């Protein structure tokens, strides 16, 4: 000074005029005081609450989730930590149950794609007097194929070779010691037996009951409470996959098509809530605990705007003055924790590499 | 608001990890065949919405993002 990693804040200000929305007051219809979009309000991708189905019950089936442990109302989600022949020089980053329970897939090429095999090659034997050739037999080191070839490097042995034997590494199995644990370390045996895919089927733990504020409930007016055709008796509807179970209805009833006639208004739900904002104590964090203050939109076609004026900040006009255009994604609708994704610009911390001075 | 489902040529469509640089009809374009023109023939143009991932290998599978459609008072 340049290049990168990680995480956290911010998201135009202020003043005036006129508008709109909810409250709250005044009073009779006007005035007045207060307050009025997020960090993602978004995707609707988990989890919760809340409501209703029977406070939700058995069983199949389907789904999610997958290293350990802790946090939480809970999670697919946070934080601490393992392990990796992943990736990067390095701070960091990414990945994670099982392939020795089965099953099935691995085109093409290759001698073989998993009960291992043998095209070239190395090596003995026999045919012919040698050589070529044939054949038989060993053998897996080398060569050659593929994304992937059956433990790796060196030596020892050997007709030529091979864990066939030795040493290191690598792998499996015990044992002991650290650790809650995933794991690690040591030490003895084994001569290597386990090729890859499980975002193939699947196995194993471990979790799910469904539908969702258009849930659900209360008020009131208008119209209507009516036609036709059909179907059910071991029926029919409900319980959002199916089975049982449980609930409802019993023909003046149920369901189903069509005809004809209307409503589609107001209220609660609804915004005090796992809620914010500081301080202190536990803990390496997540986060939990205690005091103290505080109260922060609630529309229902859907309110949160518009102009002016000073500044801020980007872009262009050659440079300063100055003009002149801009102001980032976006936009509540039952409520919370999260994750995704979008996001123009400016601040901040803390680490790495690299140069250059000292 | 909620809840589900879908994307492959200009159009409707096949595929279900490899045999596929995706195939087949209907447009479109060129050529032949006819006096011409239509029908046949032959050839050509042209596509897996996009972005990551798993896998040796993805249109396929997984996960997001974008466009599309259906339902519900």
């Nucleotide at each position: 000074g340049g290049a990168g990693c990680a995480g956290g804040c911010u998201g135009g200000a202020c003043a005036g005029c006129c508008a709109c929305c909810u409250g709250c007051a005044u009073u009779u219809u006007u005035u007045g005081c207060a307050g009025g979009a997020g960090g993602a309000a978004a995707g609707u991708c988990c989890g919760g609450g809340c409501u209703c189905c029977a406070c939700a019950g058995g069983g199949c089936a389907g789904g999610a989730u997958g290293c350990c442990g802790g946090g939480u109302a809970a999670c697919u989600c946070c934080c601490g930590g393992g392990u990796c022949u992943g990736c990067g020089c390095a701070a960091g980053c990414g990945a994670c149950g099982g392939a020795a329970a089965g099953u099935g897939c691995c085109a093409c090429a290759g001698a073989a794609a998993a009960c291992a095999u043998a095209c070239c090659g190395c090596c003995g034997c026999c045919a012919c007097c040698c050589a070529u050739u044939g054949g038989c037999g060993g053998u897996a080191a080398g060569g050659g194929u593929g994304a992937a070839a059956a433990g790796g490097u060196g030596g020892u042995g050997u007709a030529a070779g091979a864990g066939a034997c030795c040493a290191c590494c690598g792998c499996u199995g015990c044992u002991u010691c650290g650790g809650u644990g995933a794991c690690g370390a040591a030490g003895c045996a084994g001569g290597c037996a386990u090729g890859g895919c499980a975002a193939a089927c699947c196995c194993c733990a471990c979790c799910c009951g469904g539908a969702g504020c258009a849930a659900g409930g209360c008020c009131a007016a208008a119209u209507a409470g009516g036609g036709a055709a059909g179907g059910u008796a071991u029926g029919c509807g409900g319980u959002u996959g199916c089975c049982c179970g449980c609930c409802g209805c019993g023909a003046g009833u149920c369901c189903u098509u069509c005809c004809g006639g209307g409503u589609a208004g107001g209220c609660c739900g609804c915004u005090u809530g796992a809620g914010c904002u500081u301080u202190g104590c536990a803990g390496c964090a997540a986060u939990g605990c205690a005091a103290a203050g505080c109260c922060u939109a609630g529309a229902u076609a859907g309110a949160u705007g518009g102009c002016u004026g000073u500044c801020u900040c980007u872009c262009g006009a050659a440079u300063c003055a100055u003009c002149g255009a801009g102001a980032a994604c976006a936009g509540a609708a039952c409520c919370c924790g999260g994750c995704u994704u979008a996001c123009a610009g400016g601040c901040c911390u803390g680490c790495u590499c690299c140069c250059u001075u000292u | 608001g909620c809840c589900c489902c879908c994307a492959u040529c200009g159009a409707c469509u096949a595929g279900c990890g490899g045999u596929c640089c995706a195939g087949g009809u209907c447009a479109c374009g060129g050529c032949c065949c006819u006096u011409u023109c239509a029908a046949g023939g032959c050839c050509g143009c042209a596509g897996c919405a996009c972005g990551g991932g798993u896998u040796c290998g993805a249109a396929u599978c997984c996960c997001g993002u974008u466009g599309g459609g259906g339902g519900c008072a």
Two RNAs folded together computationally: RNase P RNA and transfer RNA, 431 nucleotides in total. It holds a member of the Rfam family "Bacterial RNase P class A". The coordinates come from a structure-prediction model, not an experiment, and the mean pLDDT is 76.